[in-house]
The RNA shown here (small-subunit ribosomal RNA) has 1498 nucleotides and comes from Calotropis procera. It matches the Rfam family "Bacterial small subunit ribosomal RNA". Gene Ontology terms of the family: ribosome and structural constituent of ribosome. Its mean pLDDT, the model's own confidence on a scale to 100, is 80.
RNA sequence: GGAGUUCGAUCCUGGCUUAGGAUGAACGCUGGUGGCAUGCCUAACACAUGAAAGUCGGACGGGAAGUGGUGUUUCCAGUGGCGGACGGGUGAGUAACGCAUAAGAACUUGCCCUUGGGAGGGGAACAACAGCUGGAAAUGGCUGCUAAUACCCCAUAGGCUGAGGAGCAAAAGGAGGAAUCUGCCUGAGGAGGGGCUUGCGUCUGAUUAGCUAGUUGGUGAGGCAAUAGCUUACCAAGGCGAUGAUCAGUAGCUGGUCUUUUGGGAUGAUCAGCCACACUGGGACUGAGACAUGGCCCAGACUCCUACGGGAGGCAGCAGUGGGGAAUUUUCCGCAAUGGGCGAAAGCCUGACGGAGCAAUGCCACGUGGAGGUAGAAGGGCCACGUGGAGGUAGAAGGUCCACGGGUCGUGAACUUCUUUUCUUGGAGAAGAAGUAAUGACGGUAUUUGGGGAAUAAGCAUCGGCUAACUCUGUGCCAACAGCCUCGGUAAUACAGAGGAUGCAAGUGUUAUCCGGAAUGAUUGGGCGUAAAGCGUCUGUAGGUGGCUUUUUAAGUCCUCCGUCAAAUCCCAAGGCUCCACCCUGGAUAGGCAGUGGAAACUACCAAGCUGGAGUACGGUAGGGGCAGAGGGAAUUUCCUGUGGAGUGGUGAAAUGCGUAGAGAUCGAAAAGAACACCAAUGGUGAAAGCACUCUGCUGGGCCGACACUGACACUGAGAGACGAAAGCUAGGGGAGCGAAUGAGAUUCUAUACCCUUGCUGCCCUAGCCGUAAAUGAUGGAUACUAGCCGCUGCGCGUAUUGACUCGUGUAGUGCUAUAGCUAACGCGUUAAGUAUCCCACCUGGGGAGUACGGUCGCAAGACCAAAGCUCAAAGGAAUUGACGGGGCCUCGCACAAGCGGUAGAGCAUGUGGUUUAAUUUAAUACAACGAGCAAAACCUUACCAGCCCUUGACAUGCAGCGAAACCUCUUCAAAGAGGGGGGGUGCCUUAGGGAACGCGGACACAGGUGGUGCAUGGCUGUCGUUAGCUUGUGCCGUAAGGUGUUGGGUUAAGUCCCGCAAUGAGCGCAACCCUCGUGUUUAGUUGCCAUCGUUGAGUUUGGAACCCUGAACAAACUGCCGGUGAUAAGAUGAAGGAAGGUGAGGGUGCUCUGUUUCAUGGGUGCAUCAUGCCCCUUUUGCUCUGGGCGACACACAUGCUACAAUGGCCGGGACAAAGGGUCGCAAUCCCUCGAGGGUGAGCUAACCCCAAAAAACUCGUCCUCUGUUUGGAUUGCAGGCUGCAACUCGCCUGCAUGAAGCCGGAAUCGCUAGUAAUUGCCGGUCAGCCAUACGGCAGUGAAUCCGUUCCCGGGCCUUGUACACACCGCCCAUCACACUAUGGGAGUUAGUCAUGCCAGAAGUCGUUACCUUAACCGCAAGGAGGGGGAUGUCGAAGGUAGGGCUAGUGACUGGAGUGAAGUCGUAACAAAGUAGCCGUACUGGAAGGUGCGGCUG
Repeated sequence: GGAGUUCGAUCCUGGCUUAGGAUGAACGCUGGUGGCAUGCCUAACACAUGAAAGUCGGACGGGAAGUGGUGUUUCCAGUGGCGGACGGGUGAGUAACGCAUAAGAACUUGCCCUUGGGAGGGGAACAACAGCUGGAAAUGGCUGCUAAUACCCCAUAGGCUGAGGAGCAAAAGGAGGAAUCUGCCUGAGGAGGGGCUUGCGUCUGAUUAGCUAGUUGGUGAGGCAAUAGCUUACCAAGGCGAUGAUCAGUAGCUGGUCUUUUGGGAUGAUCAGCCACACUGGGACUGAGACAUGGCCCAGACUCCUACGGGAGGCAGCAGUGGGGAAUUUUCCGCAAUGGGCGAAAGCCUGACGGAGCAAUGCCACGUGGAGGUAGAAGGGCCACGUGGAGGUAGAAGGUCCACGGGUCGUGAACUUCUUUUCUUGGAGAAGAAGUAAUGACGGUAUUUGGGGAAUAAGCAUCGGCUAACUCUGUGCCAACAGCCUCGGUAAUACAGAGGAUGCAAGUGUUAUCCGGAAUGAUUGGGCGUAAAGCGUCUGUAGGUGGCUUUUUAAGUCCUCCGUCAAAUCCCAAGGCUCCACCCUGGAUAGGCAGUGGAAACUACCAAGCUGGAGUACGGUAGGGGCAGAGGGAAUUUCCUGUGGAGUGGUGAAAUGCGUAGAGAUCGAAAAGAACACCAAUGGUGAAAGCACUCUGCUGGGCCGACACUGACACUGAGAGACGAAAGCUAGGGGAGCGAAUGAGAUUCUAUACCCUUGCUGCCCUAGCCGUAAAUGAUGGAUACUAGCCGCUGCGCGUAUUGACUCGUGUAGUGCUAUAGCUAACGCGUUAAGUAUCCCACCUGGGGAGUACGGUCGCAAGACCAAAGCUCAAAGGAAUUGACGGGGCCUCGCACAAGCGGUAGAGCAUGUGGUUUAAUUUAAUACAACGAGCAAAACCUUACCAGCCCUUGACAUGCAGCGAAACCUCUUCAAAGAGGGGGGGUGCCUUAGGGAACGCGGACACAGGUGGUGCAUGGCUGUCGUUAGCUUGUGCCGUAAGGUGUUGGGUUAAGUCCCGCAAUGAGCGCAACCCUCGUGUUUAGUUGCCAUCGUUGAGUUUGGAACCCUGAACAAACUGCCGGUGAUAAGAUGAAGGAAGGUGAGGGUGCUCUGUUUCAUGGGUGCAUCAUGCCCCUUUUGCUCUGGGCGACACACAUGCUACAAUGGCCGGGACAAAGGGUCGCAAUCCCUCGAGGGUGAGCUAACCCCAAAAAACUCGUCCUCUGUUUGGAUUGCAGGCUGCAACUCGCCUGCAUGAAGCCGGAAUCGCUAGUAAUUGCCGGUCAGCCAUACGGCAGUGAAUCCGUUCCCGGGCCUUGUACACACCGCCCAUCACACUAUGGGAGUUAGUCAUGCCAGAAGUCGUUACCUUAACCGCAAGGAGGGGGAUGUCGAAGGUAGGGCUAGUGACUGGAGUGAAGUCGUAACAAAGUAGCCGUACUGGAAGGUGCGGCUG
């Protein structure tokens, strides 16, 4: 210090997640030791048991024990004193002077310290005790006796009140033989403690805005330790509050703790300070101190005892129990230390405290061993090498088994040695104890020293990226994992297991929470044109901020000093435990508050000035600025009259509508309402909304000039107020036109729409309301500064001019372009989104939602303020590359057009679908499947079906044995394989043992599979497409993805070439190179060619190389030359020459381009060719055989053949090719047959012989004459031929006979641009034969048309839009249906809480009363004073009651929302998304939506 995650990729915005640290933690797995800490965070829930506060006999009377007695001693219920207000616990309440900090005045203070004075004289009781007595108990009642440091009276007073007399108020003794000690009373002072007051600070909510009647103040009285409405009577009407009162929610506060670079944020366990509480609520008593609780009284709830009449209790003390909970310890030891209470003291008490126990809960420290080591132990496993034996078999053989030997693994093992923290077992043994002695719970602990022996001691998590660490097996979108991104659908480094690795280590992971990272709340330190975010606009209050000069003060500010902010903690430096954690000593910064003394620049204050900001007056000026009134013409519609006579109107096309009752058209006259053409303009004006015919009246603001006046009067502006398009609402008018709704007509599958025809509200006026818009420059206002260029509007100045223009210049506005700068980019750029200052509004992931609830406003519609649960990991901005568009421009192609010929109709052939079947094997199935795989299904092929069989197998390798292999024959079976029987006899090599090959049966490894997966693959191939594209080095531009080059102007078949250009070069593709054809030359001439001779002919012979032809080699064509054209280019056009002219024609290579792409992975293939992963079958999914099937047939489609005829058909005649094939072959000739064919077999391994006849054409001719025919040949019958084991299913051919449909073919659709289409035959492969009309070649005859690119289809370049990137077969919206989730409303209902009114009123204080009673004092007495009880009044808790506020739970039903698998209906948005979209509003519709009005361009 960062990282992951939005996208095809990029930059940005923005959320989510993560790495770190921490904890009073918990859970999983694991666990050796020690030290120091810590340990109910939940139920302030209920508590059994023990025990946590007593002490004093030196205050007192007395009792008891003990002793033979006295004295002494010890213990003790009671009276009395002091202490139980400390210590310990808890955090419920409390938002408060409760706490923190800093101050203050009107107080108190037992014990303690210092100091002054004093204690004289009297008196009366009450407990205990004794007796009687009630009660179960708790606990009493009556009578009687008694002491005191208990109580009372009098006297006294350096005290108090008061200020003039005067009045009031004290005391206690005890111990000791004594000295003396100690206690008591009353003053003064102190220390420490406590009470009270004040400034400042102290959580959230405004969907809590007003609160308050003792309330605020005064006077009198009361009351208190003390001030005070603290209380009361009267008077006044105050007090608090947007600087947040009141109310609601939550919460003990602090020192500190955790985290953080700082600033901050979170938190308030342990330790320490303060507060509050003690079962819940109320109350007082005592006392120095309490409203106390291990004290009292009352009420309530709960628990317990009870004899039912009554009683007792309060662990939030220490242990402990139950309960709750994820979760938190022993019913331990001791007062030895520290501290506390009492006591004169000894001492007693002390669950405070000191310790131990439990818990890895945390921090710290240590360990779980170190070193050496031989050619290698034993047991054991493995190998099966040797020897011997056993078992076994018909006979054998063999690690088949056993024993011994051998080898190997085990293994760098056994072994040797060292050390002993820890462990175990002995010895010694502390400090902590305090001035002499005694006193140690911890504890025989720490520590130390011997013995023993590597002995007792390693786990957890992770291993796809972030994030260190990788493989195998299993699983197969299952099971699971998961912090985020994601992983898993048969090859998972992501699940589970294993091996290995990494990290940490007595721990390690997970979970929870806090801070950090997060500059995602931004003071330090963010933003607001388009990402979330500028109020619709203005005026203005509080507030904030504010020009120049001089002065005062010293509030802010700065400096010195002082007090304080407890200790502990943090930090620094030393020290003590072996180190560390821990403990201890000292020191210290910054900061807060209060005070003191200074400084005076800045802010502020005071005072005096100034004119630059601002304003006023003056002179001009432009304008759709506003309000009111008056006037005007054009157009539209309606009405009236005339003319006229059939349509009009409307649309993409129509129809509804109007019209012979006279429309539309046209002339004239009239009426009405609304709006104001041209001028008109990124022109004007206004704060914005907005504002336009002309004139008049009233009126607001701006600008310019000059510089007279005021003298900071300014800027902004929370609340507040005003204005505010359109739509809409209320009331009254008006109503020409337009036109939500509505009706009708069209369109359409539908059409609640788009289009047409009508048309109510409305748009208009008057008076009110509403208060919203994409109210936008999506840009708040003000001020200052920062290059320019070019316009427009208003007002000036200068030059010049007669003047208008023009030119230069100032200012206010309004535009365009651009520098610096800024920006994520787009862009902005003196009219800033630049550089700065001031003030305001607003934002903090998307959805839910601008919604719910609540409140305010409104007649309503609705507006404004404005959440949460839940859900997702994104949503979004700008730009890039593609793809796409029912966007645009350019361009090409038999793409269209122009033509020729077809298909689709008929019959047949072949293929496919479908159906059928035991099987009709399989695959392909838009172009790019369908005469395709198949260049040949009768058997075979063959994969399919039925049936009989085989199981190491039809085929391969390995083992051992036997036998040559093999052949012939009989039998069985439907047939074949297979089975059984018989016969005969043997080959080759040899070292003579045997071996090779082959066959048979055998055991096991294995064979085999046309079984699955082409969506696991290689290789091969189709298509876009012979389309012109695809890239790269370097440079340049951009933050980057990327761009440029490759775009542009021309041109080309072409990214072909030329020119231009921040590009310049290059590669692949194009072209060229290759073959065939076309011309010529050279060369070579056999089987070809020519000539001669010869022959019936063929052949042969001789000669030749001129021609044809064949083979080889070369030449030729390049826009080369010429004309005009183009830019003087590339090129294009025309002509010449030439066999050929602009790629000469066709083909191959091309087709893959080191590396373009599409069809997710298109298609085929696991058979003639394969290879191959994984899965599956193994007496079968393998192998063999026979028969069947692949050939079925209501039907549909595709590709072809033959035709429908006279440009023809039949017959006769004689002509002219090219390219192929042939020895398991082609076959001449001759003979037979009507023919297919048969017989014969010359020749040919082919320029030699054969297939072989070319056909169309041509007529030297004949017939047919427009008819289903002398067309057409399907179908069928009969008779034959050929191939082949075999021709029934299921072949081809021949002859005779038969003679179907069909008379040129609907919608639609295909091929072709020249030797092409069309037409005519010939050949080949496969092949025994052939279903070939197919496929691949060959030649013969031989056309028509191309104006052109508007349109259809496909492609290419550029550009544009995009919400698409799986890329339009995309994305995506809403209703409905189903499931689940959270939530709003809801008749109500339940509970809590808060305050109010009323009733009633315990205990108790205060008051009243004089009913009862009464020792001290007064009084001779009666009696009095005073006290107590009772009664009563005020207040008063729980309680009751009434109506409320708030909160929470629940609720039939109901509303929308969210999320879900591939549901239903449509297609609203994204492209001109097929009607541009969106905003506001109104109406309307199943739904998205549609329409009207106004607005925006996103």